Context: one part of a larger RNA
RNA sequence: GAACGAACGCUGGCGGCAUGCCUAACACAUGCAAGUCGAACGCUAUUUAUAGAGUGGCGCACGGGUGAGUAAUGCAUGGGAAUCUGCCUGGUAGUGGGGGACAACAGUUGGAAACGACUGCUAAUACCGCAUACGCCCUACGGGGGAAGGUUCCGCCGGAGUAGGAUGGGCCCGCGUCUGAUUAGCUAGUUGGUGUGGUAACGGCGCACCAAGGCGACGAUCAGUAGCUGGUCUGAGAGGAUGAUCAGCCACACUGGGACUGAGACACGGCCCAGACUCCUACGGGAGGCAGCAGUGGGGAAUAUUGGACAAUGGGCGCAAGCCUGAUCCAGCCAUGCCGCGUGAGUGACGAAGGCCUUAGGGUUGUAAAACUCUUUCAGCAGGGAAGAUGAUGACGGUACCUGCAGAAGAAGCCCCGGCUAACUCCGUGCCAGCAGCCGCGGUAAUACGGAGGGGGCUAGCGUUGUUC
Numbered sequence: 001g002a003a004c005g006a007a008c009g010c011u012g013g014c015g016g017c018a019u020g021c022c023u024a025a026c027a028c029a030u031g032c033a034a035g036u037c038g039a040a041c042g043c044u045a046u047u048u049a050u051a052g053a054g055u056g057g058c059g060c061a062c063g064g065g066u067g068a069g070u071a072a073u074g075c076a077u078g079g080g081a082a083u084c085u086g087c088c089u090g091g092u093a094g095u096g097g098g099g100g101a102c103a104a105c106a107g108u109u110g111g112a113a114a115c116g117a118c119u120g121c122u123a124a125u126a127c128c129g130c131a132u133a134c135g136c137c138c139u140a141c142g143g144g145g146g147a148a149g150g151u152u153c154c155g156c157c158g159g160a161g162u163a164g165g166a167u168g169g170g171c172c173c174g175c176g177u178c179u180g181a182u183u184a185g186c187u188a189g190u191u192g193g194u195g196u197g198g199u200a201a202c203g204g205c206g207c208a209c210c211a212a213g214g215c216g217a218c219g220a221u222c223a224g225u226a227g228c229u230g231g232u233c234u235g236a237g238a239g240g241a242u243g244a245u246c247a248g249c250c251a252c253a254c255u256g257g258g259a260c261u262g263a264g265a266c267a268c269g270g271c272c273c274a275g276a277c278u279c280c281u282a283c284g285g286g287a288g289g290c291a292g293c294a295g296u297g298g299g300g301a302a303u304a305u306u307g308g309a310c311a312a313u314g315g316g317c318g319c320a321a322g323c324c325u326g327a328u329c330c331a332g333c334c335a336u337g338c339c340g341c342g343u344g345a346g347u348g349a350c351g352a353a354g355g356c357c358u359u360a361g362g363g364u365u366g367u368a369a370a371a372c373u374c375u376u377u378c379a380g381c382a383g384g385g386a387a388g389a390u391g392a393u394g395a396c397g398g399u400a401c402c403u404g405c406a407g408a409a410g411a412a413g414c415c416c417c418g419g420c421u422a423a424c425u426c427c428g429u430g431c432c433a434g435c436a437g438c439c440g441c442g443g444u445a446a447u448a449c450g451g452a453g454g455g456g457g458c459u460a461g462c463g464u465u466g467u468u469c
Stems, first nucleotide, its partner, number of pairs: 001469004006465005013341006020333001021299001026297003030294003035058003040055002043052004065252003074177002077174004083169002088165002091162002095158001096130001098128002105120006136145003149157003178224003185215003190212008227249004231242004254275005277288004305331001307330003313327001314325004344374004354365004378410001380405005388396001413458005418439003424453005434441002
């Protein structure tokens, strides 16, 4: 000098655009944040079109948050083969005929509650056989396996099989990826083989047997620290530091473990077990998880509203109408940052008054003020009033913007002045009170302390502190 997710002190007019718990991955009151479909199905209620719970389908694995863990099961980059992929896309063939249940419901009944138990009835795109199956899968080559209908009806939406595409994942490898040797040896599923199991898939991934290997001063192992990257800051560059916001990847969801469902999870607002904590209880037993958006307590130098809307963009469901969406778009708060604008402009004295200094003549504040002549940005008031929306639909918002009105009117501070370093005098104080980034000032003439006048710098900011280069 530059920079900052900054904080503190003094000060503070407006607008635009951004940013805003870096600390306790501490605990959380309350509300909302994931539903949707009657064109799959039966039922109940009534006003005959809707509503309600239930079965069923799809979604809830996205989006959103956080960075605890992780030094490599990660990330970055470049490759690879032994793989899966709902919805989407285009190709092919088919959609025939049956059955038995379980919710809802009704009855009985247990419990304080959460939630159940028994009996009976019923539908389906729920479940199970049968037929068909080109191509498909398995095969011991004999054979075996696999489909769903609905409707506004000749059209649309679907189910199932299969080889492709696209997209998205899973896996493997090379190279790179912090500090410490005051960590030198580490390793027994360890390293490899055979077989078998398991997986969508390769593989000690698991197991049985066999062999004795594998890694390491080119730093193994251990310890500490840390999410990684695109980037960001600085710098002429090389480099150094860093990883907020935005984007990609990873990991996590009270702590630890586990699987279920599913195309996909070992699942933030799912389940089970254990633990800590909080709450309810009739003491038998139950309920919960803000590192979602707001908000509260706590911690801290420190970080915002318990706001509006689905209008746009995007997502889920639905044929659609539409519903849901604290994603998102907006608004609110904060000079936290960047950028822009204003706080008036012109004229105006051999120069008012006052202040300060003085060699007492004067000098300076100073064209500064007053005064005169103008202007009206911004703010204010009044009127009009968008784009954003391809047909309808606008939260923002009577916002931006335009026009008119009034009046210099409502709008300047902070730090410094010994040298470094731009800027000097007087008074007070008297090694006191104090200053200070370094050198150093102060003990009676202090340009260094405190005040004043004057001056210098920056300016809605200015200084200080912290951190990085």

The part of an RNA shown here (small-subunit ribosomal RNA, 5' domain) has 469 nucleotides and comes from an uncultured prokaryote. It matches the Rfam family "Bacterial small subunit ribosomal RNA". Gene Ontology terms of the family: ribosome and structural constituent of ribosome. Model confidence (mean pLDDT): 85 of 100. RNAcentral holds the full RNA, with entries from ENA.